[in-house]
Context: one part of a larger RNA
RNA sequence: GAUGAACGCUAGCGGCAGGCUUAACACAUGCAAGUCGAGGGGCAGCAUAGAUUGCUUGCAAUCUGAUGGCGACCGGCGCACGGGUGCGUAACGCGUAUAGAAUCUGCCUUACACAGGGGGAUAGCCCAGAGAAAUUUGGAUUAAUACCCCAUAGCAUUGUAGAAUGGCAUCAUUCCACAAUUAAAGAUUUAUUGGUGUAAGAUGACUAUGCGUCCUAUUAGCUAGUUGGUAUGGUAACGGCAUACCAAGGCGACGAUAGGUAGGGGGUCUGAGAGGAUUAUCCCCCACACUGGUACUGAGACACGGACCAGACUCCUACGGGAGGCAGCAGUGAGGAAUAUUGGUCAAUGGGCGAGAGCCUGAACCAGCCAUGCCGCGUGCAGGAAGACUGCCCUAUGGGUUGUAAACUGCUUUUAUACAGGAAGAAACCUUUUCACGUGUGAAAAGUUGACGGUACUGUAAGAAUAAGCACCGGCUAACUCCGUGCCAGCAGCCGCGGUAAUACGGAGGGUGCAAGCGUUAUCC
Numbered sequence: 001g002a003u004g005a006a007c008g009c010u011a012g013c014g015g016c017a018g019g020c021u022u023a024a025c026a027c028a029u030g031c032a033a034g035u036c037g038a039g040g041g042g043c044a045g046c047a048u049a050g051a052u053u054g055c056u057u058g059c060a061a062u063c064u065g066a067u068g069g070c071g072a073c074c075g076g077c078g079c080a081c082g083g084g085u086g087c088g089u090a091a092c093g094c095g096u097a098u099a100g101a102a103u104c105u106g107c108c109u110u111a112c113a114c115a116g117g118g119g120g121a122u123a124g125c126c127c128a129g130a131g132a133a134a135u136u137u138g139g140a141u142u143a144a145u146a147c148c149c150c151a152u153a154g155c156a157u158u159g160u161a162g163a164a165u166g167g168c169a170u171c172a173u174u175c176c177a178c179a180a181u182u183a184a185a186g187a188u189u190u191a192u193u194g195g196u197g198u199a200a201g202a203u204g205a206c207u208a209u210g211c212g213u214c215c216u217a218u219u220a221g222c223u224a225g226u227u228g229g230u231a232u233g234g235u236a237a238c239g240g241c242a243u244a245c246c247a248a249g250g251c252g253a254c255g256a257u258a259g260g261u262a263g264g265g266g267g268u269c270u271g272a273g274a275g276g277a278u279u280a281u282c283c284c285c286c287a288c289a290c291u292g293g294u295a296c297u298g299a300g301a302c303a304c305g306g307a308c309c310a311g312a313c314u315c316c317u318a319c320g321g322g323a324g325g326c327a328g329c330a331g332u333g334a335g336g337a338a339u340a341u342u343g344g345u346c347a348a349u350g351g352g353c354g355a356g357a358g359c360c361u362g363a364a365c366c367a368g369c370c371a372u373g374c375c376g377c378g379u380g381c382a383g384g385a386a387g388a389c390u391g392c393c394c395u396a397u398g399g400g401u402u403g404u405a406a407a408c409u410g411c412u413u414u415u416a417u418a419c420a421g422g423a424a425g426a427a428a429c430c431u432u433u434u435c436a437c438g439u440g441u442g443a444a445a446a447g448u449u450g451a452c453g454g455u456a457c458u459g460u461a462a463g464a465a466u467a468a469g470c471a472c473c474g475g476c477u478a479a480c481u482c483c484g485u486g487c488c489a490g491c492a493g494c495c496g497c498g499g500u501a502a503u504a505c506g507g508a509g510g511g512u513g514c515a516a517g518c519g520u521u522a523u524c525c
Base pairs, nucleotide, nucleotide: 001524002523003522005521006520007519008518009517012377013376014375015374016373017372018370019369020335025333026332027331029330030329031328034077035076036075039074040073042070043069046068047067048066049064050063051062052061053060054059055058084288085287086286093213094212095211096210097209098208099207100206103205104204108201109200110199111198112197113196114195116150117149118148119147126139127138128137129136130135156181157180158179159178160177162175163174164173165172166171186193187192214260215259216258221251222250223249226248227247228246229245230244231243232242233241263285264284265283266282267278268277269276270275290311291310292309293308294307313324314323315322316321341367343366344365345364349363350361351360352359353358380411381410382409383408391401392400393399394398417461418460419459420458421457425452430447431446432445433444434443435442436441437440469514470513471512472511473510474495475494476493480509481508482507483506484505490497491496
């Protein structure tokens, strides 16, 4: 000098930031991922309309999916993002630089081409059951942008044959011939939008390699899928990635192997720098989601709020069987020196779905708590000597100091208080109108939308009014006297102080340093 700090004493305000460093310990409760009816069958609930009935003549009941809309269900997209944590990992994990002639890529953009015909189911609804529950069985029936079959097809894929150009070894690109294989979906208010194939782009992901990346040699040898080859399988793709066979290799004092510790980086702290230390907040990458394992779906996961299996733990049970996973946001217990509200809003920014309106969003934006830090402001200003009184000290009829300090006089009102006014953040989307091009885009105008918040800010009023402490004073180190104590009580970072005049202990007066803080402790340079 610094800190995600803690503790002691003290405390007026604001702005900006930060806030479980310990038990990746266990978790009550609520919320954190939905959306689309412009894909579908439908219609439980709500509203509207119509009809019928009853009548108290404006109500009640019933019926009709008829309309708005919509619980549950099928289907699509999303749930792989966003948010959390740092257990593991000394590794191509990360950083940096390359390569992919060894790769994939939903939504988006561009270009070209296409969308013909048919079929069988299934959830829901209905009926009948089992179970305490979670849940589940059978029968009948039904739809789709769900599923399947046929047709058509190419710069697609596969196989065979050929040619040209190029390179970086395997080869790459382009052209051509033959054969085989593979596609689609509709909705509709007629405006559009969606579907399929191929090529290219963008974005994202994957893989390989050079270099760098902590401590220990009181760890010196390690290795059998091990190192290489051939073949096959597997993968989006290369590869012992896996399997079979063959060979006997591969790594190592330039530190293998083993053990310990640890997420990495941008950064941060310190320092003149070199360096050292560190990885909170923010950003990028990685890993993980009660512990271990496994795959499914999907463009993408081996998936925090998905599935299955095993285990530990907790809970429900009618004892037959079931349910759960806060290292999401709040919150609870425990641990600890120690770390906050079971808050508001989707107004803005961003994300998901949707044609849109919109819905969802503990992301985000805000508010609450905490002097935890940084920065700023204030606690008055000017005059005022009888140098007042008190206190303290002395060489004591008197002086010194507290001290311009107070009283007193004049002034100001930041801030606090009261009252009044009152934002920016809002641009859009959407609706209406107009214009330009000309058939859905652009521009303009008007309307609409604010959690924070009656907040920030501004004005007025009265009045010095509402606001100072903490540590130290032997030397280092700025700041000294008296009293008490008497090697006691105590102090102390080091030297040391205290045994009868202690500037070092305790108190007082005075002083010094910082100041809404000041000291102490811990840690780093």
Molecule: small-subunit ribosomal RNA, 5' domain
Organism: uncultured bacterium